[in-house]
Context: one part of a larger RNA
RNA sequence: UUGGGCGUAAAGAGGGAGCAGGCGGCCGCAAGGGUAUGUGGUGAAAGAUGGAAGCUAAACUUCGGUAAGCCAUGGAAACCGGGCGGCUAGAGUGCGGAAGAGGAUCGUGGAAUUCCAUGUGUAGCGGUGAAAUGUGUAGAUAUAUGGAGGCACCCCAGUGGAGAAGGCCACGGUGUGGGCCGCAACUGACGCUCAUUCCCGAAAGCGUGGGGAGCAAAUAGGAUUAGAUACCGUAGUAGUCCACGCCGUAAACGAUGGUCAGUAAGUGUUGGGGGUCAAACCCCGAUGGUGCAGUCACCGCAAUAAGUGACCCGCGUGAGUAGUACGUUCGCAAGAAUGAAACUC
Numbered sequence: 001u002u003g004g005g006c007g008u009a010a011a012g013a014g015g016g017a018g019c020a021g022g023c024g025g026c027c028g029c030a031a032g033g034g035u036a037u038g039u040g041g042u043g044a045a046a047g048a049u050g051g052a053a054g055c056u057a058a059a060c061u062u063c064g065g066u067a068a069g070c071c072a073u074g075g076a077a078a079c080c081g082g083g084c085g086g087c088u089a090g091a092g093u094g095c096g097g098a099a100g101a102g103g104a105u106c107g108u109g110g111a112a113u114u115c116c117a118u119g120u121g122u123a124g125c126g127g128u129g130a131a132a133u134g135u136g137u138a139g140a141u142a143u144a145u146g147g148a149g150g151c152a153c154c155c156c157a158g159u160g161g162a163g164a165a166g167g168c169c170a171c172g173g174u175g176u177g178g179g180c181c182g183c184a185a186c187u188g189a190c191g192c193u194c195a196u197u198c199c200c201g202a203a204a205g206c207g208u209g210g211g212g213a214g215c216a217a218a219u220a221g222g223a224u225u226a227g228a229u230a231c232c233g234u235a236g237u238a239g240u241c242c243a244c245g246c247c248g249u250a251a252a253c254g255a256u257g258g259u260c261a262g263u264a265a266g267u268g269u270u271g272g273g274g275g276u277c278a279a280a281c282c283c284c285g286a287u288g289g290u291g292c293a294g295u296c297a298c299c300g301c302a303a304u305a306a307g308u309g310a311c312c313c314g315c316g317u318g319a320g321u322a323g324u325a326c327g328u329u330c331g332c333a334a335g336a337a338u339g340a341a342a343c344u345c
Base pairs, nucleotide, nucleotide: 005315006314007299012313014200015199016198017197021193022192023191025087026086027085028084029083033080034079037074038073039072040071041070042069048066049065051063052062053061054060090190091187092186093185094183095182096181097180102176104174105173106172107171108170109153114148115147116146117145118144119143120142124135125134161168205246206245207244208243209242210241214240215239219235220234222232257312258311259310260309261308265290267288268287269286270285271284272283273282274281294301295300318345319344320343327338328337329336330335
C1' cells in the first nucleotide's frame, strides 16, 4: 500500500458552525470537455508476454505478432461534467397551533444547617465497633422567640421533558434560541459531509476583586495497628459560591461520527393532528422495554441497527518502551496538543 476493519479485541475526533474539497432530485433543448468507439501516427532495439521454428530436450538462439499510454482525426449522444430553459417530491420561507429543568438577566419565597441576642432549664453533650481528642457549672446539649448570613431548592418526579454536546429542576418578570404538528400560500435543488479554521465545552486548577453558612484536599490532635504519613472520630485552610479573564481535559460513554433510503410484528410513555357525545381506532414527531429476518468471535444488536445500500469526514495496523523523549505550537503556571526511536518479547 492493498485486502479487510473501528459497541466490548487496536480503532468514532468531547460537541457544533462552516470555507476549500468530495458527493448530489425530476423534465426538455442545443453543444460535445470526460467516457465509449472507428481510422491514422507514435509507442527504438533488447527484455516481458502469446504463437512458431532450430540445436536429441531445456537453458539458449531465431522468426513474425500483441499491449497499455500519448497525439491527430471521424461520427454517435445513454451516462458524467459545462451552458440555457422549466418543475416540485429534497431543502427553506410563510400562516395557524400546542409542549418543554433550552440559554441569559433581574427580582421574590419557604424549609434546613451554622452563628448572635434573650427566656426556660441542669449536668452533661457529642462521637464510636469500643473509645478518646473536643465541648459544658464563665450554664452547654435540649427547648422557645427574635435576628444575621451564605449555600442548596423537599413534595410534584416519571427507562418524564427540553438541549449539538458539556450540562439543565423553588417561584415570578423581561427579552431570546431550537424542535414538533397542521395548512400547502411562497422560493425553486438553494442540498449532504467537511481537511485547515472558528466557537462551545463537567470537575479540578490558575489570575484579579468580592463572599464564606455547610462541606472539605492540605494540616493538627484523638483512635486503630507490629507500623497507620490511611480507613473511623474531633477540629480545620485552600477550594466549593459570585463577577471578569484563562485552562481545554474526563469511563467528555450509547465505550456506537454525520446525512439519506428502504427492511416482520406486537407493547408502554410523551408532544401534536384526525375521528368520537366520550371512547375505540388512524397519521406524524420523540423516547423505552420485547422480538422475526438478517448480522455478530462471544455477549448481543435488531426501524433510535451493531441488519441492507449510498455519500462525506475521523481513526487503527503486535505487546512493552510511551502518550514517554526531542522539536514545535498554545498556556501566567499547572500543563495541553502534535508525537518517535534504540532496546526487549

Small-subunit ribosomal RNA, central domain from an uncultured bacterium, 345 nucleotides, folded computationally.